[in-house]
Model confidence (mean pLDDT): 83 of 100.
A computed fold for a 72-nucleotide RNA from Gallionella sp., annotated as transfer RNA.
The sequence was found in a public genome assembly.
It matches the Rfam family "tRNA". About the family: Transfer RNA (tRNA) molecules are approximately 80 nucleotides in length.
RNA sequence: GGGCGGUUAGCUCAGCGGUAGAGCACUGCCUUCACACGGCAGGGGUCAGGUGUUCGAAACACCUACCGCCCA
Numbered sequence: 001g002g003g004c005g006g007u008u009a010g011c012u013c014a015g016c017g018g019u020a021g022a023g024c025a026c027u028g029c030c031u032u033c034a035c036a037c038g039g040c041a042g043g044g045g046u047c048a049g050g051u052g053u054u055c056g057a058a059a060c061a062c063c064u065a066c067c068g069c070c071c072a
Base pairs, nucleotide, nucleotide: 001071002070003069004068005067006066007065010024011023012022013021018055026042027041028040029039030038048064049063050062051061052060
């Protein structure tokens, strides 16, 4: 330098046009002498950034950044 894949909650990931979710973690309450486990409730997102397409974009197109693999 070229090709491919990836970037979504604190972490690991799902969601591939109809307006964002799961598990774990976190917070509060219950339970316990206390902790853990368990139960109930709750908070948390510029969907890497920008532009475009569309009635509508996390998703499609282009550019940029970063990570991984392969080739040179």